[in-house]
Context: one part of a larger RNA
RNA sequence: CUGGGCGUAAAGCGGGUGUAGGCGGUUGGGCAAGUCGGACGUGAAAGCCCGGGGCUCAACCCCGGAAGGGCGUUCGAAACUGCCCAACUUGAGGACGGGAGGGGGAGGGUGGAAUUCCCGGUGUAGCGGUGAAAUGCGUAGAUAUCGGGAGGAACACCAGUGGCGAAAGCGGCCUCCUGGCCCGUUCCUGACGCUGAGACCCGAAAGCGUGGGGAGCAAACCGGAUUAGAUACCCGGGUAGUCCACGCUGUAAACGGUGGGCACUAGGUGUGGGGGGUAUUCCCUCCGUGCCGAAGCUAACGCAUUAAGUGCCCCGCCUGGGGAGUACGGCCGCAAGGUUGAAACUC
Numbered sequence: 001c002u003g004g005g006c007g008u009a010a011a012g013c014g015g016g017u018g019u020a021g022g023c024g025g026u027u028g029g030g031c032a033a034g035u036c037g038g039a040c041g042u043g044a045a046a047g048c049c050c051g052g053g054g055c056u057c058a059a060c061c062c063c064g065g066a067a068g069g070g071c072g073u074u075c076g077a078a079a080c081u082g083c084c085c086a087a088c089u090u091g092a093g094g095a096c097g098g099g100a101g102g103g104g105g106a107g108g109g110u111g112g113a114a115u116u117c118c119c120g121g122u123g124u125a126g127c128g129g130u131g132a133a134a135u136g137c138g139u140a141g142a143u144a145u146c147g148g149g150a151g152g153a154a155c156a157c158c159a160g161u162g163g164c165g166a167a168a169g170c171g172g173c174c175u176c177c178u179g180g181c182c183c184g185u186u187c188c189u190g191a192c193g194c195u196g197a198g199a200c201c202c203g204a205a206a207g208c209g210u211g212g213g214g215a216g217c218a219a220a221c222c223g224g225a226u227u228a229g230a231u232a233c234c235c236g237g238g239u240a241g242u243c244c245a246c247g248c249u250g251u252a253a254a255c256g257g258u259g260g261g262c263a264c265u266a267g268g269u270g271u272g273g274g275g276g277g278u279a280u281u282c283c284c285u286c287c288g289u290g291c292c293g294a295a296g297c298u299a300a301c302g303c304a305u306u307a308a309g310u311g312c313c314c315c316g317c318c319u320g321g322g323g324a325g326u327a328c329g330g331c332c333g334c335a336a337g338g339u340u341g342a343a344a345c346u347c
Base pairs, nucleotide, nucleotide: 004318005317006316007301008300012315014202015201016200017199021195022194023193025088026087027086028085029084030083031082033081034080035077036076037075038074039073040072041071042070049065050064051063052062053061054060091192092189093188094187095185096184097183098182099181103178104177105176107175108174109173110172111155116150117149118148119147120146121145122144126137127136163170164169207248208247209246210245211244212243216242217241221237222236223235224234259314260313261312262311263310264309267292268291269290270289271288272287273286274285275284276283277282296303297302320347321346322345329340330339331338332337
């Protein structure tokens, strides 16, 4: 350079914002860098190809001709790409009017159920736990039950095959601040767009630092069982942690194992939000979210207008198994470690 790929075989960055770069709608005019054509120059000799000739032929050699990617100069063309100018509205954005939602943050505020603990009343011999038990708790009065109080965490029903968010994720109620999305009118801007190496930001759980908090649960740990053993599964306890504030960490089966955008390609059925047609029932339409399926695709499974179909644009990634996501080095981190990421050797 060319070619093949990335749902499950190796392969989509966990997600976003966006820089450079790549790519880019419709019409007219201009330029002529890319592009295309002509001419000229160059493209050494040898070689290749064609014609002729010399060694008896051939190989080989000699003579002549042709060809030659490309490069340069010049003249020309203007469809396409590019650049400049002018214009457009369908892409994109805005305005106006409506709408749904566990989207985010915070000061908060607030509610009830339940667990635990404390105090008091009633009450007495057990409770608890399991496959069965035991450890454990209980006559210093437990369990059960009633009243009062404290405190932390999570929000039953509603709840959905449902909604929102870029992903991580988000669920009692009220309030404040705040992001995105959808529908309608067709009023405004006039290509302002798509993607996105670096970069920056977000990023479950666990973990780390400082301070607080600690009801329940519970790594580690200690007991009791089980067992040949039992550093487990079961039971009784139990500390980090789980919660809050601030700061780090930056990982995951971060999964739809499916990067983003646009366009196109049968239908049927359900569901959430909006609009329309005289409309609570029916129909049409836009956005989202499921199922089943035509064509097509696929190694098959399956996918199938939410594509894994048909095309275009941009990014990321793969190249036999093990060694190994290891070593070394760099960068990042308080650490744990993360990220980038080999080789020998071996099959």
Predicted 3D model of a 347-nucleotide part of an RNA (small-subunit ribosomal RNA, central domain) from an uncultured bacterium. The full RNA is in RNAcentral, with records from ENA and SILVA. The prediction has a mean pLDDT of 87.